Annotation
The part of an RNA shown here (large-subunit ribosomal RNA, domain IV) has 332 nucleotides and comes from Sphingomonas mucosissima. It was read from a public genome assembly. Rfam family: Bacterial large subunit ribosomal RNA. Its mean pLDDT, the model's own confidence on a scale to 100, is 87.
[in-house]
Context: one part of a larger RNA
RNA sequence: GUGUCCUGAAGGAACUCGGCAAAUUGCCUCCGUACCUUCGGAAGAAGGAGGCCCUCACUGCGCGCAAGCGUUUUGAGGGGGCACAGGCCAGGGGGUAGCGACUGUUUAGCAAAAACACAGGGCUCUGCUAAGUCGGCUUCAAGACGACGUAUAGGGCCUGACGCCUGCCCGGUGCCUGAAGGUUAAGAGGAGGAGUGCAAGCUCUGAAUUGAAGCCCAGGUAAACGGCGGCCGUAACUAUAACGGUCCUAAGGUAGCGAAAUUCCUUGUCGGGUAAGUUCCGACCUGCACGAAUGGCGUAACGACUUCCCCACUGUCUCCAGGACAUGCUCA
Numbered sequence: 001g002u003g004u005c006c007u008g009a010a011g012g013a014a015c016u017c018g019g020c021a022a023a024u025u026g027c028c029u030c031c032g033u034a035c036c037u038u039c040g041g042a043a044g045a046a047g048g049a050g051g052c053c054c055u056c057a058c059u060g061c062g063c064g065c066a067a068g069c070g071u072u073u074u075g076a077g078g079g080g081g082c083a084c085a086g087g088c089c090a091g092g093g094g095g096u097a098g099c100g101a102c103u104g105u106u107u108a109g110c111a112a113a114a115a116c117a118c119a120g121g122g123c124u125c126u127g128c129u130a131a132g133u134c135g136g137c138u139u140c141a142a143g144a145c146g147a148c149g150u151a152u153a154g155g156g157c158c159u160g161a162c163g164c165c166u167g168c169c170c171g172g173u174g175c176c177u178g179a180a181g182g183u184u185a186a187g188a189g190g191a192g193g194a195g196u197g198c199a200a201g202c203u204c205u206g207a208a209u210u211g212a213a214g215c216c217c218a219g220g221u222a223a224a225c226g227g228c229g230g231c232c233g234u235a236a237c238u239a240u241a242a243c244g245g246u247c248c249u250a251a252g253g254u255a256g257c258g259a260a261a262u263u264c265c266u267u268g269u270c271g272g273g274u275a276a277g278u279u280c281c282g283a284c285c286u287g288c289a290c291g292a293a294u295g296g297c298g299u300a301a302c303g304a305c306u307u308c309c310c311c312a313c314u315g316u317c318u319c320c321a322g323g324a325c326a327u328g329c330u331c332a
Stems, first nucleotide, its partner, number of pairs: 001327008010318002014316001019313001027051005036041001038161001052079006060071004080084001092311004097306002099303002104116002120159007132145003162298004167228003172225002174221005181216003187210002192205005229247005256290001257287001268284005
């Protein structure tokens, strides 16, 4: 010097991206316990008091014929120590907001999460030799799973407990339906034409007509992929515009939420907290560029998640110091 520990005056987060790390708390008994809530919880909430030893009295239980022995409850009095859950072991707590309901799962070896899953919800396919999948390796088999199941079943996709809800658009794309019509391949058809031949014929070509799916066409369908406007004017202060006009559209964003895990301008403005707050909380709405199962908004409980604040606590810091052990370095 480094590593692992221990201790520390006064202060107590001033450290720092951030209380990271450390410290505090820790067990049992009794008292006591808020908001909120899905009435289960929250809760060990929080916050207090006691705990050792001796004596006496009382109490319950077991054993015993009994004397009594063991154990236990409560009360009173007393004793010693710096310290009585005397060592080890052994929750710090509270408030606020975001996200995800929850317990679970995950990047074996830099990510444990707000990601995945989930119960619940919805759409869709499938009538049984089911749909779907494997198989074989180019021909669409045997066989198998699905399933010793049968639409309250099985497959696919989306959403993600629960509560309140889930608006408008079918023009585009997709899917579904449609005995008409248009277009449409091979095939059928064969008017006609060409070559050749004396001819019979042979060969070639070939119009009309007929001819499936598909496409066109007509409808439906958004918890299918997706989409959900602009300009101008107007009220007896001003401002604003319930109102009107106009253009475009398939339809012009409803409820709810909103500077948000989304807000560029932006440290928006106001309020709260601080002496001082680009973060945080509550509002406002001018939403660059929220928005309803690519779900919207809430939500008790839960979280090694994320944000902010407070109490306690501390060498994180002001500002470092001392000690123990281990190991290096220098000198002897």